This is a predicted structure of a 91-nucleotide RNA (Glycine riboswitch aptamer) from a Caulobacteraceae bacterium.
RNA sequence: CCGACUCUCGCGGGAGAGAUCGGGUUUCGCACCCGGAGCCGAAGGCGCAACCGCCCCGGAAACGCUCAGGCAAACGGACCGCGCAGGGCUG
Repeated sequence: CCGACUCUCGCGGGAGAGAUCGGGUUUCGCACCCGGAGCCGAAGGCGCAACCGCCCCGGAAACGCUCAGGCAAACGGACCGCGCAGGGCUG
């Protein structure tokens, strides 16, 4: 100096599912509180496991469960792309 991997950050994309019912509050809003059913899975969490490893034991999903979260918009959102943004590590 160049490249790869990785973390954080910034920008962009980003699904699913009742603007649900009853009572109350209300600034009368798509808001807030309590209760009841119905649903979703792509924050997180948990479980099984293909597979992987240093093979005693561990690591493991977009699969499963729905505790949490969510079911107009907004926010959030796994993941993907970009970044002459900042680190770590390595050839």
NCBI's taxonomy places the organism under Bacteria, Pseudomonadati, Pseudomonadota, Alphaproteobacteria, Caulobacteraceae.
It was read from a public genome assembly, where an Rfam model found it.